[in-house]
Context: one part of a larger RNA
RNA sequence: CGUAGGAGUCUUGCGUGGUCCGGCCACUAGUACGACAGGACCGUGGUUGACCGACCUCCGGUAUGCCGUUUGUGCCGCCAGGUCCACCGCCGGGUAUCCGCGUCGGGUUAGGAUAAGCGCUGAAAGCAUCUAAGCGCGAAGCCAGCCGCAAGAUUAGGACUCCAUGAGGGUCGUCCUAGACGAGGACGUUGAUAGGAUGCAGGUGCAAAGGCAGAAAUGUCAAAGCCGAGCAUUACUAAUCGCCCGAAGA
Numbered sequence: 001c002g003u004a005g006g007a008g009u010c011u012u013g014c015g016u017g018g019u020c021c022g023g024c025c026a027c028u029a030g031u032a033c034g035a036c037a038g039g040a041c042c043g044u045g046g047u048u049g050a051c052c053g054a055c056c057u058c059c060g061g062u063a064u065g066c067c068g069u070u071u072g073u074g075c076c077g078c079c080a081g082g083u084c085c086a087c088c089g090c091c092g093g094g095u096a097u098c099c100g101c102g103u104c105g106g107g108u109u110a111g112g113a114u115a116a117g118c119g120c121u122g123a124a125a126g127c128a129u130c131u132a133a134g135c136g137c138g139a140a141g142c143c144a145g146c147c148g149c150a151a152g153a154u155u156a157g158g159a160c161u162c163c164a165u166g167a168g169g170g171u172c173g174u175c176c177u178a179g180a181c182g183a184g185g186a187c188g189u190u191g192a193u194a195g196g197a198u199g200c201a202g203g204u205g206c207a208a209a210g211g212c213a214g215a216a217a218u219g220u221c222a223a224a225g226c227c228g229a230g231c232a233u234u235a236c237u238a239a240u241c242g243c244c245c246g247a248a249g250a
Base pairs, nucleotide, nucleotide: 001152005163006162007161008160009159010158011157015149016148017147018146021049022048023047024046025045026044027043033038051106052105053104054103055102059100060099061098066093067092068091070089071086072085074083075082076081111143112142117137118136119135120134168245169244170243171242172188173187174186175185176184193238194237195236196234197233198232199231200230202227203226204225210221211220212219213218
């Protein structure tokens, strides 16, 4: 820009992409077959690999603005306690998140038309013949099926509702399940959108000061103290008021 008014919501599916895979074990059955040795088809159950998808309960990573230990040095006058720098100084842990080494799921099945092939009926050609008329079976392949995308499918589709008494959209702000920017999504006081506060979960691992015990190191009062992203509750703070675009033509 188009889809012959403008919108919002929900859709159909023309098409198009993806998937399609293996191994092992057991039963059937030591059966069929075979002199023995050996040893099935068909069918069924289990398990596993690679691959693909989703997710984070578990396991394991990550987590440089979380907690703790510790070395050297500087600073806060000194002690105590902090703090800066040293690869996050080193080290031990670690929530959310994002991940795999983790968990769950997938390949199925029924169907349709066929290939090679195997047949039925059957003439030409009194026989025979799967073929000439006619009919059937038959593949990991084809069409469907399963999972996505999909009306610029210019054949531009459909349904419902709303709107010139202005539907709806944008701008702006608070944001994230979204994200390079646009876009998408949530919310804007008729409000839990983010921050804060409070509580809880969770992480560290028992703060400082003081009391007590001990000569002291230290222990204890004390599951302490501190704390990002998590889950709730709560209008304390910020989302004010507005403004702009916006539809009937032959």
Molecule: large-subunit ribosomal RNA, domain VI
Organism: Bacteroidales bacterium